This is a predicted structure of a 79-nucleotide RNA (c-di-GMP-I riboswitch aptamer) from a Sphaerobacteraceae bacterium. It matches the Rfam family "c-di-GMP-I riboswitch aptamer". From the family's description: GEMM was predicted in a large-scale screen for bacterial structured RNA regulatory elements.

RNA sequence: AGCUGAUAAGGGCAAACCCGUCGCGAGGCGGGGACGCAAAGCCAUGGAUCUCCAAACGGGAGACCGCCAGGCCGCCAGU
Numbered sequence: 001a002g003c004u005g006a007u008a009a010g011g012g013c014a015a016a017c018c019c020g021u022c023g024c025g026a027g028g029c030g031g032g033g034a035c036g037c038a039a040a041g042c043c044a045u046g047g048a049u050c051u052c053c054a055a056a057c058g059g060g061a062g063a064c065c066g067c068c069a070g071g072c073c074g075c076c077a078g079u
Stems, first nucleotide, its partner, number of pairs: 002079004012037002017032006035066001041072003045069003049063005
């Protein structure tokens, strides 16, 4: 440096749902809570999906990376 995640340790994140709050909305944030996760760390770059506006041009503005790719970075163990 590459590959792998069977085993071990120390840790990490946190779905649904509930409460508060922001947003027209998709959803965001904080708290509780754990279904899961070896990138469930970061980036909306491409696609998918979703929302709002518009009105038939398939347009505009957004959301989502815990849908699939791509980019960047990283812990432990095995090889």